[in-house]
Molecule: transfer RNA
Organism: Micrococcaceae bacterium
RNA sequence: GCCCCUGUAGCUCAGCUGGCCAGAGCAUCUGAUUUGUAAUCAGAGGGUCACCGGUUCGAAUCCGGUCGGGGGCU
Numbered sequence: 001g002c003c004c005c006u007g008u009a010g011c012u013c014a015g016c017u018g019g020c021c022a023g024a025g026c027a028u029c030u031g032a033u034u035u036g037u038a039a040u041c042a043g044a045g046g047g048u049c050a051c052c053g054g055u056u057c058g059a060a061u062c063c064g065g066u067c068g069g070g071g072g073c074u
Base pairs, nucleotide, nucleotide: 001073002072003071004070005069006068007067010026011025012024013023019057028044029043030042031041032040050066051065052064053063054062
């Protein structure tokens, strides 16, 4: 230098054949239970879907660029 994969909640990830309010588990907080803690059960909060632009009635999803991470070739 070129090519491929990848970036979604504090963490690990799903969703990527465009449209259901962006979700799950863990963690955090609140409540129940308990003498109390843990465990268990119920609930809540938490996201500019890396960033910028484009296409579209509509983009996490498609297209282009930039940046970060991983791998391969020379």